[in-house]
RNA sequence: GCCCUUGUAGCUCAGGGGACAGAGCGGCUGCCUUGUAAGCAGCGGGUCGGGAGUUCAAAUCUCUCCUGGGGCU
Repeated sequence: GCCCUUGUAGCUCAGGGGACAGAGCGGCUGCCUUGUAAGCAGCGGGUCGGGAGUUCAAAUCUCUCCUGGGGCU
RNA backbone atom coordinates (compact mmCIF):
# COMPACT_ATOMS: atom_id res chain seq x y z
P G A 1 -0.58 3.73 3.61
O5' G A 1 -0.86 2.80 2.33
C5' G A 1 -0.68 3.34 1.03
C4' G A 1 -0.69 2.24 0.00
C3' G A 1 -1.92 1.37 0.00
O3' G A 1 -2.97 1.94 -0.74
C1' G A 1 0.00 0.00 0.00
P C A 2 -4.49 1.72 -0.32
O5' C A 2 -4.81 0.22 -0.75
C5' C A 2 -4.82 -0.15 -2.11
C4' C A 2 -4.95 -1.65 -2.25
C3' C A 2 -6.12 -2.27 -1.52
O3' C A 2 -7.35 -2.12 -2.22
C1' C A 2 -4.19 -3.52 -1.09
P C A 3 -8.71 -2.08 -1.43
O5' C A 3 -8.93 -3.57 -0.93
C5' C A 3 -9.12 -4.62 -1.85
C4' C A 3 -9.16 -5.96 -1.13
C3' C A 3 -10.14 -6.08 0.01
O3' C A 3 -11.48 -6.30 -0.44
C1' C A 3 -8.09 -6.96 0.68
P C A 4 -12.72 -5.81 0.40
O5' C A 4 -12.76 -6.84 1.61
C5' C A 4 -13.01 -8.20 1.38
C4' C A 4 -12.81 -9.02 2.64
C3' C A 4 -13.61 -8.60 3.84
O3' C A 4 -14.96 -9.04 3.80
C1' C A 4 -11.40 -8.99 4.49
P U A 5 -16.11 -8.20 4.42
O5' U A 5 -15.80 -8.27 5.98
C5' U A 5 -15.93 -9.49 6.67
C4' U A 5 -15.33 -9.39 8.06
C3' U A 5 -15.97 -8.38 9.00
O3' U A 5 -17.16 -8.87 9.59
C1' U A 5 -13.63 -8.16 9.10
P U A 6 -18.28 -7.87 10.03
O5' U A 6 -17.69 -7.23 11.36
C5' U A 6 -17.47 -8.01 12.51
C4' U A 6 -16.83 -7.18 13.62
C3' U A 6 -17.58 -5.92 14.02
O3' U A 6 -18.65 -6.21 14.90
C1' U A 6 -15.29 -5.43 13.77
P G A 7 -19.94 -5.28 14.84
O5' G A 7 -19.48 -4.00 15.68
C5' G A 7 -18.97 -4.17 17.00
C4' G A 7 -18.42 -2.85 17.53
C3' G A 7 -19.47 -1.74 17.68
O3' G A 7 -19.17 -0.96 18.83
C1' G A 7 -17.75 -1.02 16.22
P U A 8 -20.03 -1.21 20.12
O5' U A 8 -21.53 -1.03 19.64
C5' U A 8 -22.08 0.25 19.45
C4' U A 8 -23.59 0.25 19.67
C3' U A 8 -24.01 -0.35 21.01
O3' U A 8 -23.89 0.55 22.09
C1' U A 8 -25.33 -1.25 19.26
P A A 9 -23.34 -0.03 23.46
O5' A A 9 -24.54 0.23 24.46
C5' A A 9 -24.86 1.55 24.89
C4' A A 9 -25.35 1.54 26.33
C3' A A 9 -24.41 0.87 27.30
O3' A A 9 -24.41 1.58 28.53
C1' A A 9 -26.56 -0.12 27.41
P G A 10 -23.25 2.59 28.84
O5' G A 10 -22.11 1.68 29.50
C5' G A 10 -20.94 2.29 30.09
C4' G A 10 -20.27 1.30 31.02
C3' G A 10 -19.99 -0.05 30.38
O3' G A 10 -18.73 -0.07 29.73
C1' G A 10 -21.13 -0.36 32.44
P C A 11 -18.60 -0.82 28.26
O5' C A 11 -18.51 -2.37 28.64
C5' C A 11 -17.41 -2.88 29.39
C4' C A 11 -17.62 -4.35 29.69
C3' C A 11 -17.94 -5.23 28.47
O3' C A 11 -16.76 -5.63 27.81
C1' C A 11 -19.50 -5.66 30.19
P U A 12 -16.87 -6.00 26.18
O5' U A 12 -17.75 -7.33 26.13
C5' U A 12 -17.26 -8.56 26.66
C4' U A 12 -18.26 -9.65 26.43
C3' U A 12 -18.81 -9.77 25.01
O3' U A 12 -17.93 -10.44 24.14
C1' U A 12 -20.60 -9.89 26.55
P C A 13 -18.02 -10.14 22.52
O5' C A 13 -19.58 -10.01 22.35
C5' C A 13 -20.18 -10.35 21.11
C4' C A 13 -21.62 -10.74 21.37
C3' C A 13 -22.59 -10.40 20.24
O3' C A 13 -22.47 -11.35 19.19
C1' C A 13 -23.58 -9.86 22.31
P A A 14 -23.10 -11.05 17.76
O5' A A 14 -24.64 -11.38 18.10
C5' A A 14 -25.64 -10.85 17.29
C4' A A 14 -26.99 -11.28 17.82
C3' A A 14 -28.15 -10.81 16.94
O3' A A 14 -28.35 -11.74 15.88
C1' A A 14 -28.59 -10.23 19.17
P G A 15 -28.13 -11.30 14.36
O5' G A 15 -29.33 -10.27 14.11
C5' G A 15 -30.67 -10.68 14.37
C4' G A 15 -31.52 -9.46 14.66
C3' G A 15 -31.59 -8.43 13.53
O3' G A 15 -32.60 -8.77 12.61
C1' G A 15 -31.21 -7.36 15.62
P G A 16 -32.41 -8.71 11.01
O5' G A 16 -31.49 -7.38 10.69
C5' G A 16 -32.06 -6.28 10.05
C4' G A 16 -31.38 -6.03 8.69
C3' G A 16 -31.55 -7.19 7.71
O3' G A 16 -31.53 -6.68 6.38
C1' G A 16 -29.29 -6.83 8.05
P G A 17 -32.45 -6.30 5.42
O5' G A 17 -33.00 -4.90 5.93
C5' G A 17 -34.29 -4.50 5.59
C4' G A 17 -34.68 -3.25 6.35
C3' G A 17 -36.17 -3.07 6.52
O3' G A 17 -36.43 -2.45 7.77
C1' G A 17 -35.29 -1.21 5.39
P G A 18 -37.45 -3.24 8.71
O5' G A 18 -38.46 -2.08 9.11
C5' G A 18 -37.98 -0.86 9.68
C4' G A 18 -39.14 0.04 10.06
C3' G A 18 -40.29 -0.62 10.78
O3' G A 18 -40.87 0.36 11.66
C1' G A 18 -41.08 0.21 8.76
P A A 19 -40.26 0.61 13.01
O5' A A 19 -41.06 -0.35 13.97
C5' A A 19 -42.47 -0.21 14.08
C4' A A 19 -42.93 -1.08 15.21
C3' A A 19 -41.98 -1.13 16.42
O3' A A 19 -42.30 -0.21 17.44
C1' A A 19 -42.40 -3.32 15.66
P C A 20 -43.35 0.96 17.19
O5' C A 20 -43.08 1.78 18.51
C5' C A 20 -42.24 2.94 18.52
C4' C A 20 -41.45 3.03 19.80
C3' C A 20 -40.16 2.22 19.77
O3' C A 20 -39.17 2.97 20.51
C1' C A 20 -41.52 1.42 21.50
P A A 21 -37.74 3.25 19.78
O5' A A 21 -36.95 1.88 19.98
C5' A A 21 -37.09 0.83 19.05
C4' A A 21 -36.19 -0.33 19.40
C3' A A 21 -35.94 -0.57 20.89
O3' A A 21 -37.03 -1.29 21.46
C1' A A 21 -33.90 -0.69 19.68
P G A 22 -37.07 -1.66 23.01
O5' G A 22 -36.47 -3.10 22.94
C5' G A 22 -35.92 -3.71 24.12
C4' G A 22 -35.44 -5.08 23.74
C3' G A 22 -34.63 -5.76 24.82
O3' G A 22 -35.47 -6.39 25.75
C1' G A 22 -33.48 -5.88 22.77
P A A 23 -34.95 -6.63 27.25
O5' A A 23 -34.03 -7.92 27.10
C5' A A 23 -34.59 -9.15 26.67
C4' A A 23 -33.51 -10.21 26.51
C3' A A 23 -32.63 -10.43 27.73
O3' A A 23 -33.24 -11.29 28.66
C1' A A 23 -31.26 -10.22 25.82
P G A 24 -32.95 -11.08 30.23
O5' G A 24 -31.49 -11.67 30.42
C5' G A 24 -31.23 -13.04 30.21
C4' G A 24 -29.74 -13.30 30.23
C3' G A 24 -29.01 -12.75 31.45
O3' G A 24 -29.11 -13.59 32.57
C1' G A 24 -27.83 -12.17 29.50
P C A 25 -29.25 -12.97 34.01
O5' C A 25 -27.81 -12.32 34.28
C5' C A 25 -26.67 -13.13 34.44
C4' C A 25 -25.40 -12.33 34.36
C3' C A 25 -25.26 -11.20 35.37
O3' C A 25 -24.90 -11.64 36.68
C1' C A 25 -24.59 -10.43 33.26
P G A 26 -25.46 -10.87 37.92
O5' G A 26 -24.85 -9.39 37.79
C5' G A 26 -23.48 -9.16 38.03
C4' G A 26 -23.11 -7.73 37.70
C3' G A 26 -23.84 -6.65 38.49
O3' G A 26 -23.31 -6.47 39.79
C1' G A 26 -23.84 -6.07 36.22
P G A 27 -24.24 -6.05 40.97
O5' G A 27 -24.73 -4.58 40.58
C5' G A 27 -23.81 -3.50 40.55
C4' G A 27 -24.52 -2.20 40.23
C3' G A 27 -25.68 -1.86 41.14
O3' G A 27 -25.26 -1.25 42.35
C1' G A 27 -26.32 -1.55 38.89
P C A 28 -26.01 -1.56 43.69
O5' C A 28 -27.38 -0.77 43.56
C5' C A 28 -27.40 0.65 43.44
C4' C A 28 -28.81 1.14 43.16
C3' C A 28 -29.88 0.61 44.10
O3' C A 28 -29.95 1.30 45.33
C1' C A 28 -30.62 0.41 41.87
P U A 29 -30.45 0.56 46.62
O5' U A 29 -32.01 0.40 46.36
C5' U A 29 -32.85 1.54 46.30
C4' U A 29 -34.28 1.15 46.00
C3' U A 29 -34.86 0.06 46.89
O3' U A 29 -35.26 0.52 48.16
C1' U A 29 -35.40 -0.40 44.64
P G A 30 -35.27 -0.47 49.42
O5' G A 30 -36.50 -1.44 49.16
C5' G A 30 -37.82 -0.94 49.16
C4' G A 30 -38.79 -1.97 48.60
C3' G A 30 -38.86 -3.30 49.34
O3' G A 30 -39.64 -3.22 50.52
C1' G A 30 -38.76 -3.69 47.02
P C A 31 -39.37 -4.24 51.71
O5' C A 31 -39.86 -5.65 51.15
C5' C A 31 -41.21 -5.87 50.84
C4' C A 31 -41.41 -7.27 50.26
C3' C A 31 -40.90 -8.40 51.12
O3' C A 31 -41.84 -8.75 52.15
C1' C A 31 -40.20 -8.74 48.90
P C A 32 -41.28 -9.18 53.60
O5' C A 32 -40.50 -10.53 53.33
C5' C A 32 -41.20 -11.68 52.90
C4' C A 32 -40.23 -12.78 52.53
C3' C A 32 -39.20 -13.13 53.59
O3' C A 32 -39.75 -14.00 54.57
C1' C A 32 -38.14 -12.90 51.51
P U A 33 -39.56 -13.65 56.09
O5' U A 33 -37.99 -13.88 56.32
C5' U A 33 -37.43 -15.16 56.19
C4' U A 33 -35.94 -15.10 56.40
C3' U A 33 -35.48 -14.37 57.65
O3' U A 33 -35.59 -15.21 58.81
C1' U A 33 -34.16 -13.70 55.80
P U A 34 -36.27 -14.56 60.12
O5' U A 34 -35.22 -13.46 60.62
C5' U A 34 -35.60 -12.50 61.60
C4' U A 34 -34.37 -11.81 62.14
C3' U A 34 -33.38 -11.33 61.11
O3' U A 34 -33.74 -10.04 60.61
C1' U A 34 -32.24 -12.56 62.76
P G A 35 -33.63 -9.78 58.96
O5' G A 35 -32.07 -9.78 58.69
C5' G A 35 -31.25 -8.71 59.15
C4' G A 35 -29.79 -9.03 58.95
C3' G A 35 -29.39 -9.37 57.53
O3' G A 35 -29.19 -8.23 56.73
C1' G A 35 -28.46 -10.95 59.01
P U A 36 -29.53 -8.30 55.13
O5' U A 36 -28.34 -9.19 54.56
C5' U A 36 -27.01 -8.69 54.53
C4' U A 36 -26.03 -9.76 54.10
C3' U A 36 -26.29 -10.40 52.75
O3' U A 36 -25.89 -9.60 51.66
C1' U A 36 -25.76 -12.07 54.34
P A A 37 -26.72 -9.69 50.29
O5' A A 37 -26.41 -11.16 49.76
C5' A A 37 -25.13 -11.48 49.26
C4' A A 37 -24.99 -12.98 49.06
C3' A A 37 -25.93 -13.59 48.03
O3' A A 37 -25.46 -13.44 46.70
C1' A A 37 -25.95 -14.89 49.99
P A A 38 -26.55 -13.18 45.48
O5' A A 38 -27.41 -14.51 45.43
C5' A A 38 -26.81 -15.73 45.01
C4' A A 38 -27.76 -16.89 45.26
C3' A A 38 -29.13 -16.77 44.60
O3' A A 38 -29.10 -17.18 43.23
C1' A A 38 -29.40 -17.36 46.85
P G A 39 -29.98 -16.41 42.14
O5' G A 39 -31.48 -16.65 42.63
C5' G A 39 -32.05 -17.95 42.61
C4' G A 39 -33.43 -17.95 43.23
C3' G A 39 -34.41 -16.96 42.64
O3' G A 39 -35.03 -17.46 41.46
C1' G A 39 -34.44 -16.77 44.98
P C A 40 -35.41 -16.45 40.27
O5' C A 40 -36.66 -15.64 40.85
C5' C A 40 -37.84 -16.32 41.19
C4' C A 40 -38.84 -15.38 41.84
C3' C A 40 -39.10 -14.08 41.09
O3' C A 40 -40.01 -14.24 40.02
C1' C A 40 -38.74 -13.61 43.36
P A A 41 -39.86 -13.30 38.71
O5' A A 41 -40.39 -11.89 39.23
C5' A A 41 -41.74 -11.74 39.59
C4' A A 41 -41.99 -10.36 40.17
C3' A A 41 -41.56 -9.19 39.29
O3' A A 41 -42.49 -8.90 38.26
C1' A A 41 -40.84 -8.84 41.51
P G A 42 -41.93 -8.28 36.86
O5' G A 42 -41.46 -6.81 37.24
C5' G A 42 -42.40 -5.79 37.49
C4' G A 42 -41.78 -4.63 38.23
C3' G A 42 -40.89 -3.69 37.44
O3' G A 42 -41.63 -2.78 36.63
C1' G A 42 -39.88 -4.16 39.51
P C A 43 -40.96 -2.15 35.30
O5' C A 43 -39.88 -1.14 35.88
C5' C A 43 -40.27 -0.02 36.65
C4' C A 43 -39.06 0.75 37.15
C3' C A 43 -38.10 1.25 36.09
O3' C A 43 -38.56 2.45 35.48
C1' C A 43 -36.89 0.23 37.84
P G A 44 -38.19 2.75 33.94
O5' G A 44 -36.68 3.26 34.05
C5' G A 44 -36.39 4.43 34.81
C4' G A 44 -34.91 4.51 35.08
C3' G A 44 -34.00 4.56 33.85
O3' G A 44 -33.92 5.89 33.33
C1' G A 44 -33.16 2.99 35.37
P G A 45 -33.77 6.09 31.76
O5' G A 45 -32.27 5.58 31.47
C5' G A 45 -31.15 6.24 32.04
C4' G A 45 -29.89 5.45 31.82
C3' G A 45 -29.58 5.13 30.37
O3' G A 45 -28.92 6.20 29.74
C1' G A 45 -29.36 3.18 31.69
P G A 46 -29.50 6.80 28.35
O5' G A 46 -29.00 5.78 27.24
C5' G A 46 -27.63 5.37 27.19
C4' G A 46 -27.25 5.06 25.78
C3' G A 46 -27.61 6.10 24.72
O3' G A 46 -26.57 6.18 23.77
C1' G A 46 -28.55 4.01 24.16
P U A 47 -25.79 7.61 23.55
O5' U A 47 -26.28 8.16 22.12
C5' U A 47 -27.69 8.21 21.81
C4' U A 47 -27.89 9.06 20.58
C3' U A 47 -27.21 8.60 19.30
O3' U A 47 -27.94 7.58 18.68
C1' U A 47 -26.95 10.95 19.57
P C A 48 -27.46 6.94 17.22
O5' C A 48 -26.93 5.51 17.67
C5' C A 48 -25.67 5.31 18.24
C4' C A 48 -25.26 3.86 18.08
C3' C A 48 -24.78 3.51 16.67
O3' C A 48 -23.78 2.52 16.80
C1' C A 48 -26.63 2.17 17.26
P G A 49 -22.62 2.29 15.64
O5' G A 49 -21.52 3.42 15.98
C5' G A 49 -21.17 3.67 17.36
C4' G A 49 -20.03 4.65 17.39
C3' G A 49 -20.20 5.84 16.45
O3' G A 49 -21.01 6.87 17.01
C1' G A 49 -18.06 4.92 16.17
P G A 50 -21.94 7.75 15.99
O5' G A 50 -20.89 8.72 15.30
C5' G A 50 -20.20 9.71 16.08
C4' G A 50 -19.38 10.60 15.17
C3' G A 50 -20.10 11.18 13.98
O3' G A 50 -20.90 12.31 14.32
C1' G A 50 -18.04 10.33 13.27
P G A 51 -22.27 12.58 13.49
O5' G A 51 -21.79 12.98 12.02
C5' G A 51 -21.07 14.19 11.80
C4' G A 51 -20.56 14.27 10.39
C3' G A 51 -21.59 14.17 9.29
O3' G A 51 -22.31 15.38 9.10
C1' G A 51 -19.77 12.80 8.74
P A A 52 -23.84 15.30 8.53
O5' A A 52 -23.69 14.83 7.01
C5' A A 52 -23.15 15.70 6.05
C4' A A 52 -22.86 14.98 4.74
C3' A A 52 -24.06 14.41 4.00
O3' A A 52 -24.78 15.39 3.27
C1' A A 52 -22.36 12.79 4.06
P G A 53 -26.36 15.16 3.00
O5' G A 53 -26.46 13.90 2.03
C5' G A 53 -26.00 13.99 0.70
C4' G A 53 -25.94 12.64 0.04
C3' G A 53 -27.27 11.97 -0.25
O3' G A 53 -27.91 12.50 -1.41
C1' G A 53 -25.77 10.39 0.64
P U A 54 -29.54 12.42 -1.53
O5' U A 54 -29.85 10.86 -1.70
C5' U A 54 -29.49 10.17 -2.88
C4' U A 54 -29.94 8.74 -2.82
C3' U A 54 -31.41 8.55 -2.49
O3' U A 54 -32.23 8.69 -3.64
C1' U A 54 -30.10 7.09 -1.17
P U A 55 -33.57 9.54 -3.57
O5' U A 55 -34.51 8.68 -2.61
C5' U A 55 -34.89 7.38 -2.97
C4' U A 55 -35.56 6.67 -1.82
C3' U A 55 -36.65 7.45 -1.13
O3' U A 55 -37.88 7.41 -1.85
C1' U A 55 -35.24 6.45 0.48
P C A 56 -38.75 8.76 -2.00
O5' C A 56 -39.22 9.02 -0.51
C5' C A 56 -39.87 10.24 -0.17
C4' C A 56 -40.57 10.09 1.16
C3' C A 56 -39.72 9.52 2.28
O3' C A 56 -38.92 10.50 2.91
C1' C A 56 -41.78 8.37 2.21
P A A 57 -37.39 10.12 3.23
O5' A A 57 -37.54 8.99 4.36
C5' A A 57 -38.08 9.32 5.63
C4' A A 57 -38.28 8.07 6.45
C3' A A 57 -37.03 7.25 6.71
O3' A A 57 -36.30 7.74 7.81
C1' A A 57 -38.81 5.83 6.03
P A A 58 -34.69 7.79 7.70
O5' A A 58 -34.27 6.26 7.76
C5' A A 58 -34.62 5.45 8.89
C4' A A 58 -33.48 4.54 9.26
C3' A A 58 -32.19 5.26 9.70
O3' A A 58 -31.50 4.46 10.65
C1' A A 58 -31.75 3.98 7.79
P A A 59 -31.80 4.61 12.14
O5' A A 59 -30.74 3.67 12.82
C5' A A 59 -29.37 4.04 12.91
C4' A A 59 -28.50 2.82 13.03
C3' A A 59 -28.41 1.96 11.77
O3' A A 59 -27.37 2.41 10.94
C1' A A 59 -28.90 0.59 13.65
P U A 60 -27.59 2.45 9.30
O5' U A 60 -27.91 0.93 8.90
C5' U A 60 -26.94 -0.08 9.09
C4' U A 60 -27.53 -1.43 8.75
C3' U A 60 -27.95 -1.58 7.30
O3' U A 60 -27.61 -2.88 6.83
C1' U A 60 -29.81 -1.96 8.74
P C A 61 -26.28 -3.09 5.92
O5' C A 61 -26.69 -2.31 4.59
C5' C A 61 -27.31 -2.99 3.50
C4' C A 61 -27.41 -2.08 2.29
C3' C A 61 -26.20 -1.20 2.00
O3' C A 61 -25.19 -1.90 1.30
C1' C A 61 -28.14 0.13 1.91
P U A 62 -23.65 -1.53 1.44
O5' U A 62 -23.53 -0.16 0.64
C5' U A 62 -23.70 -0.12 -0.76
C4' U A 62 -23.46 1.29 -1.27
C3' U A 62 -22.18 1.95 -0.82
O3' U A 62 -21.06 1.55 -1.58
C1' U A 62 -23.98 3.44 -0.53
P C A 63 -19.61 1.47 -0.95
O5' C A 63 -19.19 3.00 -0.84
C5' C A 63 -19.04 3.79 -1.99
C4' C A 63 -18.77 5.23 -1.62
C3' C A 63 -17.63 5.46 -0.64
O3' C A 63 -16.37 5.43 -1.24
C1' C A 63 -19.51 6.73 0.01
P U A 64 -15.09 4.86 -0.47
O5' U A 64 -14.82 6.03 0.58
C5' U A 64 -14.43 7.33 0.12
C4' U A 64 -14.47 8.30 1.27
C3' U A 64 -13.66 7.94 2.50
O3' U A 64 -12.29 8.22 2.34
C1' U A 64 -15.79 8.68 3.16
P C A 65 -11.18 7.30 3.08
O5' C A 65 -11.25 7.84 4.58
C5' C A 65 -10.90 9.18 4.87
C4' C A 65 -11.31 9.55 6.29
C3' C A 65 -10.78 8.68 7.40
O3' C A 65 -9.44 8.96 7.74
C1' C A 65 -13.06 9.09 7.77
P C A 66 -8.52 7.78 8.30
O5' C A 66 -9.11 7.54 9.76
C5' C A 66 -9.07 8.57 10.72
C4' C A 66 -9.83 8.16 11.99
C3' C A 66 -9.37 6.85 12.62
O3' C A 66 -8.19 6.98 13.37
C1' C A 66 -11.73 6.92 12.55
P U A 67 -7.21 5.69 13.50
O5' U A 67 -8.03 4.67 14.44
C5' U A 67 -8.33 5.03 15.79
C4' U A 67 -9.16 3.94 16.44
C3' U A 67 -8.63 2.53 16.32
O3' U A 67 -7.57 2.26 17.22
C1' U A 67 -10.93 2.52 15.86
P G A 68 -6.43 1.21 16.76
O5' G A 68 -7.10 -0.21 17.03
C5' G A 68 -7.41 -0.62 18.35
C4' G A 68 -8.19 -1.91 18.36
C3' G A 68 -7.58 -3.07 17.58
O3' G A 68 -6.51 -3.71 18.27
C1' G A 68 -9.86 -2.93 17.07
P G A 69 -5.32 -4.41 17.39
O5' G A 69 -6.04 -5.66 16.67
C5' G A 69 -6.55 -6.72 17.44
C4' G A 69 -7.25 -7.73 16.58
C3' G A 69 -6.45 -8.31 15.43
O3' G A 69 -5.52 -9.30 15.85
C1' G A 69 -8.59 -7.75 14.66
P G A 70 -4.16 -9.51 14.99
O5' G A 70 -4.65 -10.19 13.64
C5' G A 70 -5.24 -11.48 13.65
C4' G A 70 -5.81 -11.83 12.29
C3' G A 70 -4.84 -11.85 11.12
O3' G A 70 -4.00 -13.00 11.10
C1' G A 70 -6.82 -10.77 10.49
P G A 71 -2.56 -12.95 10.39
O5' G A 71 -2.88 -12.89 8.81
C5' G A 71 -3.52 -13.99 8.18
C4' G A 71 -3.92 -13.63 6.77
C3' G A 71 -2.78 -13.25 5.84
O3' G A 71 -2.07 -14.39 5.34
C1' G A 71 -4.55 -11.73 5.59
P C A 72 -0.57 -14.26 4.89
O5' C A 72 -0.62 -13.40 3.56
C5' C A 72 -1.26 -13.90 2.40
C4' C A 72 -1.19 -12.90 1.28
C3' C A 72 0.19 -12.35 0.97
O3' C A 72 0.96 -13.25 0.17
C1' C A 72 -1.34 -10.59 1.06
P U A 73 2.56 -13.33 0.29
O5' U A 73 3.07 -11.98 -0.37
C5' U A 73 2.83 -11.72 -1.74
C4' U A 73 3.17 -10.29 -2.08
C3' U A 73 4.55 -9.82 -1.67
O3' U A 73 5.56 -10.24 -2.60
C1' U A 73 2.96 -8.17 -1.08
About this RNA
Predicted 3D model of a 73-nucleotide RNA (transfer RNA) from a Patescibacteria group bacterium. The prediction has a mean pLDDT of 80.